[in-house]
Record summary:
SAM riboswitch aptamer (S box leader) from Bacillus smithii, 116 nucleotides, folded computationally. RNAcentral holds the sequence, with entries from Ribocentre. The model forms 97% of the base pairs in the Rfam consensus. Rfam family: SAM riboswitch aptamer (S box leader). Rfam links the family to the GO term regulation of gene expression. From the family's description: The SAM riboswitch is found upstream of a number of genes which code for proteins involved in methionine or cysteine biosynthesis in Gram-positive bacteria.
RNA sequence: CUCUUAUCAAGAGUGGCGGAGGGAAUAGGCCCGAAGAAGCCCGGCAACCUUCAAGAAAUCAAUGCUUGAAAAGGUGCUAAUUCCUACAGAUCAGGAAAUGAUCUGGAAGAUAAGAA
Numbered sequence: 001c002u003c004u005u006a007u008c009a010a011g012a013g014u015g016g017c018g019g020a021g022g023g024a025a026u027a028g029g030c031c032c033g034a035a036g037a038a039g040c041c042c043g044g045c046a047a048c049c050u051u052c053a054a055g056a057a058a059u060c061a062a063u064g065c066u067u068g069a070a071a072a073g074g075u076g077c078u079a080a081u082u083c084c085u086a087c088a089g090a091u092c093a094g095g096a097a098a099u100g101a102u103c104u105g106g107a108a109g110a111u112a113a114g115a116a
Base pairs, nucleotide, nucleotide: 002115003114004113005112006111007110008109013042015041016040017039021032022031023030026086027085028084029083043078044077045076048074049073050070051069052068053067054066055065082108087105088104089103090102091101092100093099
């Protein structure tokens, strides 16, 4: 870097160092930031990998599925829905076009587990 599967509306700091940017990329918007951005450390959150228990179906067991619990380790996350929109469809508003609103799907992206 590519592919597969799953998830992306919840949650998490008045801490220390650091000093000017940041919210993935492009565009448009809207925000955060000297009352301290990014980054690093600590703390925390969560439960993908992991462990345990129970349940249903199938002849039994295992795997898988559902539910619940745990948190030592591997990651991850820790403003705003993935901050919102970009593409397609539907519905509504509009006489229609333009345009706007809502919903659904897709694309892109992020994370985990696996594969080449």